[in-house]
C1' cells in the first nucleotide's frame, strides 16, 4: 500500500433506523454497637472524528483517526 474486525459509563460489554441500556465500581439511605453480605434509590454518556441519507442515526454510506490482524 491493500483486505477484515473493534472503538459506546471508570472498567468489561449489550444494543442492526424511533426509550442510550446491563454488570461491576463510585456516592446517598435503611438494615448492624459498628463493618462486611443484603435491600432501595441516584450521579455519571457530545455513542472515536468529519460529511451523507433519511421526518428521524450508537444503527446505512462515504472519508478519517486509533488498536488488533491477514495479504504484498
Nucleotide at each position: 500500500g491493500g483486505g477484515g474486525c473493534a472503538g459506546u459509563a471508570g472498567c468489561u460489554c449489550a444494543g442492526u433506523g424511533g426509550g442510550a441500556g446491563a454488570g461491576c465500581g463510585c456516592c446517598u439511605c435503611c438494615c448492624u454497637c459498628g463493618c462486611a453480605c443484603g435491600g432501595a434509590g441516584g450521579a455519571g454518556g457530545u455513542c472515536g472524528g468529519c460529511g451523507g441519507u433519511u421526518c428521524a442515526a450508537a444503527u446505512c454510506c462515504g472519508c478519517u483517526c486509533u488498536g488488533c490482524u491477514c495479504c504484498a